[in-house]
Order: sequence, then structure tokens, then C1' cells
RNA sequence: GGGCCCAUAGUCUAGCGGUUAUGAUGCCGCCUUCACACGGCGGAGGCCACCGGUUCGAAUCCGGUUGGGCCCA
Repeated sequence: GGGCCCAUAGUCUAGCGGUUAUGAUGCCGCCUUCACACGGCGGAGGCCACCGGUUCGAAUCCGGUUGGGCCCA
């Protein structure tokens, strides 16, 4: 220098262009216990890496940028 893949909550993760973006774990509260753990119930935490474009409508499609990974030279 060229090609391909990835970026969603603290972490991991699901998500045919159309409901208020899914679940696990962690965190907080309550119940349970003499107490802790386990377990049960509830809650907070995202505007989907960034900038544009297409569309009635974009996390999703297209282009560019940034960061990471792999391959080729």
C1' cells in the first nucleotide's frame, strides 16, 4: 500500500427497513435467613463508534472517517 471482518448498557450478546432495541452477568432496592450465600420479585443504566446519503420510516441499506482483528505484498 491492497483485500476482508468487527464496533449495540460496566462486560458479553440477540435484533427480516416498521410495537417503548433482546437476553445473560454485574449494580441498587424489597422478600426469604439469626446472619451470609443461594433463590424469588422489582428497578436504574443504550438513543446502537462518528459524519453524511437513500427512504414515509435506518441499529439494520449505501459512502466516508476513526478504532480493533485477520490475510496478501